[in-house]
Molecule: Bacterial RNase P class A
Organism: Novosphingobium rosa NBRC 15208
RNA sequence: UCAGGCGGCCGGGCAGCCGCGUCAGGGUUUGCGUUUCGCGUGAAUGCCUGCCGAGGAAAGUCCGGGCUCCACGAAACAGGGUGGCGGGUAACGCCCGCCCGGCGAGGGUUUCGGCCCGAAGUCGAGGGACAGUGCCACAGAGAAGAGACCGCCGUAGCCUUUCGAGGCGAGGUAAGGGUGAAACGGUGCGGUAAGAGCGCACCGCGCAAGUGGUAACACAAGCGGCACGGCAAACCCCACCCGGAGCAAGACCGAAUAGGGACGGCACGCCGCAAGGCAGGCGGGUUUCACGCCAGUCGUCCGGGUUGGUUGCUGGAGCGGCAUGGCAACAUGCCGCCAAGAGGAAUGGCUGCCGCUGGCCUCCGCGUCUUUCGGGAUACGAGGGGCCUUCACAGAACCCGGCUUACAGGCCGCCUGACGUU
Numbered sequence: 001u002c003a004g005g006c007g008g009c010c011g012g013g014c015a016g017c018c019g020c021g022u023c024a025g026g027g028u029u030u031g032c033g034u035u036u037c038g039c040g041u042g043a044a045u046g047c048c049u050g051c052c053g054a055g056g057a058a059a060g061u062c063c064g065g066g067c068u069c070c071a072c073g074a075a076a077c078a079g080g081g082u083g084g085c086g087g088g089u090a091a092c093g094c095c096c097g098c099c100c101g102g103c104g105a106g107g108g109u110u111u112c113g114g115c116c117c118g119a120a121g122u123c124g125a126g127g128g129a130c131a132g133u134g135c136c137a138c139a140g141a142g143a144a145g146a147g148a149c150c151g152c153c154g155u156a157g158c159c160u161u162u163c164g165a166g167g168c169g170a171g172g173u174a175a176g177g178g179u180g181a182a183a184c185g186g187u188g189c190g191g192u193a194a195g196a197g198c199g200c201a202c203c204g205c206g207c208a209a210g211u212g213g214u215a216a217c218a219c220a221a222g223c224g225g226c227a228c229g230g231c232a233a234a235c236c237c238c239a240c241c242c243g244g245a246g247c248a249a250g251a252c253c254g255a256a257u258a259g260g261g262a263c264g265g266c267a268c269g270c271c272g273c274a275a276g277g278c279a280g281g282c283g284g285g286u287u288u289c290a291c292g293c294c295a296g297u298c299g300u301c302c303g304g305g306u307u308g309g310u311u312g313c314u315g316g317a318g319c320g321g322c323a324u325g326g327c328a329a330c331a332u333g334c335c336g337c338c339a340a341g342a343g344g345a346a347u348g349g350c351u352g353c354c355g356c357u358g359g360c361c362u363c364c365g366c367g368u369c370u371u372u373c374g375g376g377a378u379a380c381g382a383g384g385g386g387c388c389u390u391c392a393c394a395g396a397a398c399c400c401g402g403c404u405u406a407c408a409g410g411c412c413g414c415c416u417g418a419c420g421u422u
Base pairs, nucleotide, nucleotide: 001418002417003416004415005414006413007412008411009410010409012354013353014352015351016350017349018348020053021052023050024049025048026047027045028044029043030042031041032040033039055393059404060403062402063401064400065399066398067246068245069244070243073289074288075287076286077285079242080241081240082239083238084098085097086096087095088094099126100124101123102122103121106117107116108115109114127237128236132235133234134231135230136229149177150176151173152172153171157168158167159166160165185203186202187201188200189199190198204226205224206223207222210219211218212217250311251310252309253308260302261301262300263299264298265297266296269278270277271276280294281293282292283291318337319336320335321334322333323332324331325330355391358388359387360386361385362384363383366381367378368377369376370375
């Protein structure tokens, strides 16, 4: 310098004038208490001053929680979620590290069809196909113990013959070609009538052990029938996890009404003088036990009242710095900080200057090119001036940890490779 990647930050600045919201202090007016005055406590206020006042995604509502209310509960089944291994976390479908596989700038090789290796990084819906069921359309001979379309070989025998040979042929074959997303191991050598793991070498696959690793897994060697494929983002199996609803949750104050009406399901029994007991009905995804309400309980529909105020509502699994441990995510300790709480919803409007984006015009001659070494040129790079233009995605609403999506432009850092220089 070029190419390929990963991460972080900013995303208009300054000034003036006018205008907002919470909170705090003060002023003014005023209620109550009070020993007149002080003072305490509340309320109102187009008054004054001060601190603070949207985001990296506030978006999506896809996950996980805090918090609130309801369900007392236990077991089994159903239902739902996750899925390599190990760690982190309050938890997660998230994050970190590692393993395996794909992609990957590029490199090697080649019979130019292809094959092999592969950085930084990136993606993976990454458990199981010998538990079972199912599917693989069409094409094709044949799609899981399948198959002969074109082919290759070819005995006996037959035909032709220019006597070289050619053709048919029982049978053999699946190496070559074709079909297809995929064809029952791959490459090479030998062997054969022609072939085929038929045999051999390497790869691959299987088997039981060995070494390393917490593990996923990797490695070297040995033996071997040399092979019943793919799909589970098909049903399913295995392992682990899971109450429901949600701030429009809830709490309090005030006010008002109709303790309203209709329909439906099940039960409306037994013993006892009584107390009570048994049985039965309803309630939750289903069942059993338990529990609640029981002469009830559950479900559906119509209608009426309240749509007022306060609170929940911002001090947190919080933020920043340093140290220690850890590859890291993160954890622990110490010190410091308090960064919006609206309630139809605040943080804005105007003006000037500057800056950013893009375009046009012009100047310079730094760089660059050229030179007859006097200079010349200005397309490209840099700089100056003028004019026009542009300024991304986008607004909290109980809060937090993530993921996903959107984002003009600019700056910074790191990693890998190639080339060049020192």